[in-house]
Molecule: Glycine riboswitch aptamer
Organism: Rhodospirillales bacterium
RNA sequence: UAAUCGCGUGUGGGAGAGUUCGGCAAGGCCUUCGGGUUUUGUCGGCGCCGAAGGAGCAACCGCCCCGGAAACUCUCAGGCACCAGGACCGCGCGCGAGUU
Numbered sequence: 001u002a003a004u005c006g007c008g009u010g011u012g013g014g015a016g017a018g019u020u021c022g023g024c025a026a027g028g029c030c031u032u033c034g035g036g037u038u039u040u041g042u043c044g045g046c047g048c049c050g051a052a053g054g055a056g057c058a059a060c061c062g063c064c065c066c067g068g069a070a071a072c073u074c075u076c077a078g079g080c081a082c083c084a085g086g087a088c089c090g091c092g093c094g095c096g097a098g099u100u
Base pairs, nucleotide, nucleotide: 002100003099004097005096006095007094008093009092010091011090012089013088018046020045021044022043023042024041025040026039027038028037029036030035047080048079049078053076054074055073056072060068061067062066
C1' cells in the first nucleotide's frame, strides 16, 4: 500500500399482516338543528404479521467447568392504507485490527 475483517456514517434497494369494530374528544362540511359525514388523537375489543429490540430451543463451534450461537420458534415490545420504521444486501467515506 492492496485485499480482508470489525465499528460508525451517508446513500440506494428492502417483505408481511385490518385504511377492522366501538366509545370519548377536537376540527372541517351539510343540516329539517333531531342529527349525518369525514379527518386526527386517545382508550378498549376481536383478528392478524415478524425483518427494530427482546426471549427460548437447537444444528454447530469453542478455551468443553461452562460459554457463544439462526433468517427456526414465541409475540413482551413493535407493526397491520400513505408517511415513518425495517433484519439483510450493494456502493462511498472515516476510524480501528493485522489474518494474507